RNA sequence: GCCGGGAUAGCUCAGUGGUAGAGCACUUCUCUGAAAAAGAAGGGGUCGAGAGUCCGAUUCUCUCUCCCGGCACCA
Numbered sequence: 001g002c003c004g005g006g007a008u009a010g011c012u013c014a015g016u017g018g019u020a021g022a023g024c025a026c027u028u029c030u031c032u033g034a035a036a037a038a039g040a041a042g043g044g045g046u047c048g049a050g051a052g053u054c055c056g057a058u059u060c061u062c063u064c065u066c067c068c069g070g071c072a073c074c075a
Stems, first nucleotide, its partner, number of pairs: 001071007010024004018055001026042005048064005
């Protein structure tokens, strides 16, 4: 340099053109003498950045940044 995959909650990940979820974690409550476990409720996101298409973009297109893998080049 080329090709492919990825970036979504604190972590691991799902998701689909109609406005975003799960598990774990966290907070509160129930239970207990008190904890743990279990149960219930709740908070937390401008979906990597910028543009374009569209009535509408996390989703489609383009550019860029970063991560992973492969190929090439290079003494």
The prediction has a mean pLDDT of 82. The RNA shown here (transfer RNA) has 75 nucleotides and comes from a Candidatus Staskawiczbacteria bacterium. Its Rfam family is "tRNA". Rfam describes the family as follows. Transfer RNA (tRNA) molecules are approximately 80 nucleotides in length. The source organism's lineage runs through Bacteria, Bacteria candidate phyla and Candidatus Staskawicziibacteriota. The sequence is in RNAcentral, with records from ENA.